The prediction has a mean pLDDT of 80. Transfer RNA from a Pseudomonadota bacterium, 76 nucleotides, folded computationally. The source organism's lineage runs through Bacteria, Pseudomonadati and Pseudomonadota. Rfam family: tRNA. It is annotated as a transfer RNA.
RNA sequence: AGGUGCGUAGCUCAAUUGGUAGAGCAUCUGAUUCCAAAUCAGAGGGUUGGGGGUUCAAGUCCCUCCGUGCCUGCCA
Repeated sequence: AGGUGCGUAGCUCAAUUGGUAGAGCAUCUGAUUCCAAAUCAGAGGGUUGGGGGUUCAAGUCCCUCCGUGCCUGCCA
């Protein structure tokens, strides 16, 4: 330098054909318990990496930039 994949909650990851952003773990609250753990019930938590575009509607499509993994190439 070229090709390709990934970036979504604190962490690990879903999200079908573009049509209400979700799960598990963690955190907090309650129940239970002498207290705790475990278990059960509930709650909070999101600029979907940044910017722009298309669309009635974008996590999803297009452009660009940033970060990161893999493959190939170049120099010494």